Transfer RNA from a Clostridia bacterium, 73 nucleotides, folded computationally. Rfam family: tRNA. About the family: Transfer RNA (tRNA) molecules are approximately 80 nucleotides in length. By type it is a transfer RNA. It was read from a public genome assembly.
């Protein structure tokens, strides 16, 4: 330089054009439980990189950026 592939709560993570809030774990808050702490239990907040296109509609496709990983000169 070229080429694949990736980016969703704080951390992992699943969805992959329209649907009851974007699922789920751990975390955090909060209430019951316990003399108290944990563990359980019930409940809340919390997330689609970034601009642009394509569609009646895009977190999903496209095409540029940016960041990370692999692979080849």
């Nucleotide at each position: 330089g070229c080429c694949u592939c990736c980016a969703u709560a704080g951390u992992c993570a699943a969805g992959c054009g329209g649907u009851u809030c974007a699922a789920g774990a751990c975390g955090u808050c909060g209430c019951c439980c316990u003399c108290u702490c944990a563990c359980g239990g019930c409940g809340a907040a919390g997330a689609c990189c970034a601009g642009g296109g394509u569609u009646c509609g895009a977190u999903u496709c496209c095409c540029u950026g940016u960041g990370g990983a692999g692979g080849u000169g």